[in-house]
Molecule: Lysine riboswitch aptamer
Organism: Ruminococcaceae bacterium AM28-23LB
RNA sequence: AAAGAUGAUAGAGGCGCGGUACGGAUGAGUAACCGGGUGAGAAGGUAUUCUGUGACCCCGGAUGAAAGGCCAAACCGCCGAAACGGACGCCAGACAUGGCGUUUGGUUGGGACUGGUGAGAAGAUCACCAGGACUCCUGUCUUUGUGACAGAGGAGCUAUCGAUGUG
Numbered sequence: 001a002a003a004g005a006u007g008a009u010a011g012a013g014g015c016g017c018g019g020u021a022c023g024g025a026u027g028a029g030u031a032a033c034c035g036g037g038u039g040a041g042a043a044g045g046u047a048u049u050c051u052g053u054g055a056c057c058c059c060g061g062a063u064g065a066a067a068g069g070c071c072a073a074a075c076c077g078c079c080g081a082a083a084c085g086g087a088c089g090c091c092a093g094a095c096a097u098g099g100c101g102u103u104u105g106g107u108u109g110g111g112a113c114u115g116g117u118g119a120g121a122a123g124a125u126c127a128c129c130a131g132g133a134c135u136c137c138u139g140u141c142u143u144u145g146u147g148a149c150a151g152a153g154g155a156g157c158u159a160u161c162g163a164u165g166u167g
Base pairs, nucleotide, nucleotide: 001166003164007161008160009159010158011157014079016078017077018076019075020074023071024070032063033061034060035059036058037057041050042049043048045095046094082108083107084106085104086103087102088101089100090099091098092097109135110134113131114130115129116128117127118126119125136153139149140148141147
């Protein structure tokens, strides 16, 4: 001087990721309540539950919600941020299903768009799958242009420190 393992520190991508109280719209003039009519089913994925002490439905009345999801900005934690999947455990009476926690380097670089499926009151929104573009990173080529290509990618990439051996 160049290279530089394990590791440590600090960073980058961008409608970047996740969380939170207040407020607001929606939910909804809905549910629930009262009265009248009618007279046997109604709800639920199943199990089952409610119902002649009147189900479902219709009309009227007086009031009239809530939860999840969403919104704008603000604040907080961050860059496998995080999400999904698997396993285990707890809760919801049981299964299905859903929620929470722990764990698992199983998948995914990122956001948007289009299509499909599911959830949802919903043309909001969210999740998953697929698609072609865009974009970040690394690599190769190169006419050196923000060019082209292909493959892969967070266990990554960049920078610094750095054992160690080499000159």